[in-house]
Context: one part of a larger RNA
RNA sequence: UGACGGGGGCCGCACAAGCGGUGGAGCAUGUGGUUUAAUUCGACGCAACGCGAAGAACCUUACCCAGACUUGACAUGCAUCGGACGGGUGUGGAAACACACCUUUCUUCGGGACCGGUGCACAGGUGCUGCAUGGCUGUCGUCAGCUCGUGUCGUGAGAUGUUGGGUUAAGUCCCGCAACGAGCGCAACCCUUGUCCUUAGUUGCUAACGGGUCAUGCCGAGCACUCUAAGGAGACUGCCGGUGAUAAACCGGAGGAAGGUGGGGAUGACGUCAAGUCCUCAUGGCCCUUACGUCUGGGGCUACACACGUGCUACAAUGGCCGGUACAAAGGGUUCCGAUACCGCGAGGUGGAGGCAAUCCCAAAAAACCGGUCUCAGUUCGGAUUGCAGUCUGCAACUCGACUGCAUGAAGUCGGAAUCGCUAGUAAUCGCUGAUCAGCAGGCAGCGGUGAAUACGUUCCCAGAAUAUGUACA
Numbered sequence: 001u002g003a004c005g006g007g008g009g010c011c012g013c014a015c016a017a018g019c020g021g022u023g024g025a026g027c028a029u030g031u032g033g034u035u036u037a038a039u040u041c042g043a044c045g046c047a048a049c050g051c052g053a054a055g056a057a058c059c060u061u062a063c064c065c066a067g068a069c070u071u072g073a074c075a076u077g078c079a080u081c082g083g084a085c086g087g088g089u090g091u092g093g094a095a096a097c098a099c100a101c102c103u104u105u106c107u108u109c110g111g112g113a114c115c116g117g118u119g120c121a122c123a124g125g126u127g128c129u130g131c132a133u134g135g136c137u138g139u140c141g142u143c144a145g146c147u148c149g150u151g152u153c154g155u156g157a158g159a160u161g162u163u164g165g166g167u168u169a170a171g172u173c174c175c176g177c178a179a180c181g182a183g184c185g186c187a188a189c190c191c192u193u194g195u196c197c198u199u200a201g202u203u204g205c206u207a208a209c210g211g212g213u214c215a216u217g218c219c220g221a222g223c224a225c226u227c228u229a230a231g232g233a234g235a236c237u238g239c240c241g242g243u244g245a246u247a248a249a250c251c252g253g254a255g256g257a258a259g260g261u262g263g264g265g266a267u268g269a270c271g272u273c274a275a276g277u278c279c280u281c282a283u284g285g286c287c288c289u290u291a292c293g294u295c296u297g298g299g300g301c302u303a304c305a306c307a308c309g310u311g312c313u314a315c316a317a318u319g320g321c322c323g324g325u326a327c328a329a330a331g332g333g334u335u336c337c338g339a340u341a342c343c344g345c346g347a348g349g350u351g352g353a354g355g356c357a358a359u360c361c362c363a364a365a366a367a368a369c370c371g372g373u374c375u376c377a378g379u380u381c382g383g384a385u386u387g388c389a390g391u392c393u394g395c396a397a398c399u400c401g402a403c404u405g406c407a408u409g410a411a412g413u414c415g416g417a418a419u420c421g422c423u424a425g426u427a428a429u430c431g432c433u434g435a436u437c438a439g440c441a442g443g444c445a446g447c448g449g450u451g452a453a454u455a456c457g458u459u460c461c462c463a464g465a466a467u468a469u470g471u472a473c474a
Base pairs, nucleotide, nucleotide: 001474002473003471004470005469010464012462014458015457018422019421020420021419022418025313026312027311028310029309030308031307032306033304034303041052042051063299064298065297066296067295068294069293072122076121077120078119079118080117081116082115083114086103087102088101089100090099091098092097106111124288125287127286128285129284133282134281135277136276137275138273140271145184146183147182148181149180150179151160152159153158164175165174166173190265191264192263193262195233196232197231198230199229200228201227204223205222206221209220210219211218236259239253240252241251242250243249315415319374320373321372322371323370324369331362332361333360336355337354341350342349343348381412386407387406388405389404390403391402392401428450429449430448431447432446433445434444
């Protein structure tokens, strides 16, 4: 100087106080294991396990089996020979591909572009090494720290500054001090949300006037209001009282839409873990080169005695079912979204108005509310599983898609030890949208609706930082 301590002060959904879960059931999904011709690979405490994968029927695809190719599926160059490339038909084949026939360029006639054959340099590798690397990322942690210059002290390693007294979310600020300054962090500057004003008024809106309809901003009209989207105002402990060292600051109050960082986001210091990634990409070294490269068909990644993680749906009456009836936000749409209408119990089909979108469409928001019914039961709870019949996408749904109808109706009556999340528009609960995507969402990323309980406190558990202290540790 660090590290550690079952020593002292601080903080955090860390505990406590509460609410809801997980652990039990069925299913979905990931992983281990086992199996397999293959079940491709990576990720492994927190910080692997709905993770890479924002979507494995073929493709993807890296794995396995089989059939093929060898200057190669892809790039550049050289030599030489031939032909446009391409398209069509036929034969063989599972396809890739092979063979045959037909058709087919520009030209200054030298040849060019393009393609094919042969040969050569070379291509190619999701092969190995993340302990050779770049880049990117996780984590401690949005924790308040990490350092430097000069000076001073010490033989030196180093110390001081950065410690002390207060204070803060903060090495935030004030005071003191052999220190005086500075940098990376903190904060602010950025985005969004909450109030108001100005500008603008269509595709948005409708208070007044007029017209029209069964009805609707439907039309004339208007831009007040809502809204949209650009600019500004606003919050700064600014004001008042108290506490305090007359400081920083804290407590209370006024005004205010908002008050002490207003809420949320983006933003991640020096470093730690030889953390993760050579399968995004790049790259050193090593390895393969008629194969560890490439193409194709089929299979596999979807297996299943079992174990674990993450979820979904439930076990019901604060509920299920039936009928009626309201109220969103944020998004997406031209190989696209697709209305009215008609057909079908339905998934869906026919059809095509309108829309490159504040105009049209997806679009029904759902919980809620009103009325009816069920009356505590393995049930009108729950929906797994299975049978049959269908719809859609797509060359193709057998392995292995989603959805619909009828039938079937399993476990499950609130879950042991243990364990997780959350402090407010949060938890809980309800639906909606999007990316990926031909099709496929219980996952993910967003959006709004309804909307709680509790926090005495810091003794204890866990984690962190700093200070002083102890040390059989380095």
The part of an RNA shown here (small-subunit ribosomal RNA, 3' major domain) has 474 nucleotides and comes from an uncultured bacterium. The RNAcentral record of the full RNA draws on ENA and SILVA. Model confidence (mean pLDDT): 83 of 100.